A computed fold for a 73-nucleotide RNA from Candidatus Beckwithbacteria bacterium CG10_big_fil_rev_8_21_14_0_10_34_10, annotated as transfer RNA. It matches the Rfam family "tRNA". Rfam's curators write: Transfer RNA (tRNA) molecules are approximately 80 nucleotides in length.

[in-house]
RNA sequence: GGGCCAGUAGCUCAGCGGCUAGAGCACUAUCCUUAUAAGAUAGGGGUCGACGGUUCGAAUCCAUCCUGGCCCA
Repeated sequence: GGGCCAGUAGCUCAGCGGCUAGAGCACUAUCCUUAUAAGAUAGGGGUCGACGGUUCGAAUCCAUCCUGGCCCA
């Protein structure tokens, strides 16, 4: 330098162009317990890597760039 894959919550990941973007774990509060853990209930937390474009509508499609991984040279 070229090609491919990935980037979504603190972590691991879902998410056919159309609901207010979700799950598990973690975190917080309450209940339970002598207390902790386990368990139950409720809750907080996201500019969907960045910037443009297409579209009535984009996390999703397209272009460029950034970051990480793999392969080739």